[in-house]
Context: one part of a larger RNA
């Protein structure tokens, strides 16, 4: 290379969008590149193969055929592929309509709790644990009452909801803006699918600079417990957690399930959209788009999945080849720097 594969056994890139590449609907003529017939030339010899001879056989060797599955020419078909070309509307876009939404990004409000200050009552506790003490208080804590201050989350509604590619998104109002759904008619007319390289987006936790800092808390420090306790528990408590900007690029990034497309039995909820009907309803049928629960057929080692497929099939990508050494040396790339990324071999079993 062939072939086998990729929820859990090794294996779907974190995610988009998009070059090239690869593959693409229906149809009308041309071409004749690929494709197919036919013919001519050439495909050295040996070699292989097949016949016959020749060494007393055989190996070996002659002779003859066949064969070299190729190339180049030429003359033909024109289904299918492909070029070019005529339309077409089933794919795919784009208007137009009312709706849904924790999609985004700014800004700008609100109340609940927690801390803290200060002032009022009032007096010996408070706090913590399994029990304790470290700790806080007679310099008036803790309660509990009113004022201020600041910063972080936004209870109930909240659910197997909803919205985004992912990663995320929840207190309200207002700008600004993106995406899907669904209707109905008209445009364009294959403008499509995939996607190496590229570009862009990416939780935390980490980094730079300047802010901020209530609670929470890595490190740290003190009380416990312990044989011991560099921990569980307790009391404090700095990065950090907030906010701007500019960097890291990584996660069990999960649906451990790449992406489009079509095809294949139901029955039950629910979200959002349109229809139809009637008793006009908290109705009822029905579509279409999401989301889920159960289950045939089919599938799987099994569990399971099962119209959201792990069923049936097509296009294109990305990764898989025992275990450890290793996601690890060495080099490139990218990073301030943590490290990231690509990535292997001795030697074991």
């Nucleotide at each position: 290379c062939u072939g086998g594969g990729c929820g859990u056994a090794a294996a779907g890139g974190a995610c988009g969008c998009g070059u090239a590449g690869g593959c693409g609907g229906c149809u009308u003529g041309a071409c004749a590149a690929g494709u197919c017939a036919g013919g001519u030339g050439u495909g050295a010899a040996a070699u292989c193969c097949u016949a016959u001879g020749g060494c007393u056989u055989a190996a070996c060797c002659a002779u003859a055929g066949a064969a070299c599955u190729g190339c180049a020419c030429u003359u033909g078909a024109a289904a299918c592929u492909g070029u070019c070309u005529u339309g077409c509307u089933a794919g795919a876009a784009u208007a137009a309509g009312g709706g849904a939404g924790a999609g985004g990004c700014g800004a700008a409000a609100g109340g609940a709790a927690u801390u803290a200050g200060u002032g009022g009552u009032g007096u010996a506790g408070g706090g913590g644990u399994a029990a304790a003490a470290u700790c806080c208080g007679u310099a008036g804590a803790g309660a509990u009452c009113a004022c201020u201050a600041g910063g972080a989350a936004u209870a109930c509604c909240u659910a197997u909801u909803g919205c985004g590619a992912a990663g995320g998104c929840g207190u309200u109002u207002c700008g600004c803006u993106g995406g899907a759904a669904c209707u109905u008619u008209a445009u364009u007319g294959a403008c499509g699918c995939u996607a190496a390289g590229g570009c862009g987006u990416g939780a935390a936790a980490g980094c730079g600079u300047g802010g901020g800092g209530a609670g929470c808390a890595a490190a740290c420090a003190g009380g416990a417990u312990u044989a011991g306790a560099u921990a569980c528990c307790c009391u404090g408590g700095u990065a950090g957690u907030c906010c701007a900007c500019g960097c890291c690029c990584u996660a069990a990034a999960c649906g451990a399930u790449g992406u489009a497309c079509a095809c294949u039995a139901g029955u039950u909820g629910u979200u959002g959209g349109g229809g139809u009907g009637c008793u006009a309803g908290u109705c009822a049928c029905u579509u279409c788009a999401g989301u889920a629960a159960u289950g045939c057929a089919g599938c799987u080692a099994a569990c399971g999945c099962a119209u959201u497929a792990a069923g049936u099939g097509u296009a294109c990508c990305g990764c898989c080849u025992g275990g450890g050494g290793g996601g690890u040396a060495c080099g490139g790339u990218c990073g301030c720097a943590a490290g990231a990324u690509u990535a292997a071999a001795a030697c074991u079993c």
Description: The part of an RNA shown here (small-subunit ribosomal RNA, central domain) has 349 nucleotides and comes from an uncultured bacterium. Model confidence (mean pLDDT): 87 of 100.